RNAcentral holds the sequence, with entries from ENA and Rfam. The RNA shown here (transfer RNA) has 73 nucleotides and comes from Mycoemilia scoparia. Its mean pLDDT, the model's own confidence on a scale to 100, is 82. NCBI's taxonomy places the organism under Eukaryota, Opisthokonta, Fungi, Kickxellales, Mycoemilia.
RNA sequence: GGGAUCUUAGCUCAGCUGGGAGAGCGUGAGACUGAAGUUCUUAAGGUCCGGUGUUCGAUCCACCGAGAUCCCA
Repeated sequence: GGGAUCUUAGCUCAGCUGGGAGAGCGUGAGACUGAAGUUCUUAAGGUCCGGUGUUCGAUCCACCGAGAUCCCA
């Protein structure tokens, strides 16, 4: 220098054909216990990497940019 894949909650990751933003773990509260752990219930937590565009509508499509991993040179 060229190419591919990826970027979504504190962590690991889903998100289908463009229309509801989610799960597990973790955290807070409650139940249970003598107290904890386990288990159960519940809650909080989001600039969907940034910007522009397309569209009635964008995590999703197009373009520009940033970063990560891998391959080629």
Notes
It matches the Rfam family "tRNA". Rfam classes the family as a transfer RNA.